[in-house]
RNA sequence: ACCUUAUCAAGAGCGGCGGAGGGAACGGCCCGAUGAAGCCCGGCAACCUGCGGAGGAAGGAAAACUCUGCAAGGUGCUAAAUCCGGCGGCAGUGGAUCGAAAGAUGAGGG
Repeated sequence: ACCUUAUCAAGAGCGGCGGAGGGAACGGCCCGAUGAAGCCCGGCAACCUGCGGAGGAAGGAAAACUCUGCAAGGUGCUAAAUCCGGCGGCAGUGGAUCGAAAGAUGAGGG
C1' cells in the first nucleotide's frame, strides 16, 4: 500500500512569522491583501492512554465486556454538515429524507 472496526450536525484565536493561495479529486458553490497555504503559540475534543466508580457478579473469588467521573501522555481537529452533489431507495422535480460509494481521523491487523 492494503484489511477490519468506531466516529464524522457539537466544539475551538480580532495572537506571531509568512506571503498567494485554499476548501481531497471532479462538477458546483465558497473562503482569501479587511491577508490563503505552511510554521509557531493559544484553544477544542476525548479515539488510544493513566487513575477511579457502577454493572457483569444472588458466587469464596474473578475475566471479557458495558456504562460512567477526572486527567491530558500519544494522535487528531481548530470557515461553511465530511460546504453541497455525483450511485441507490422513498418520492415525483421538492428536500439540512434514508442508505451506499468516496474521503477524513482513531484503534487494531498486516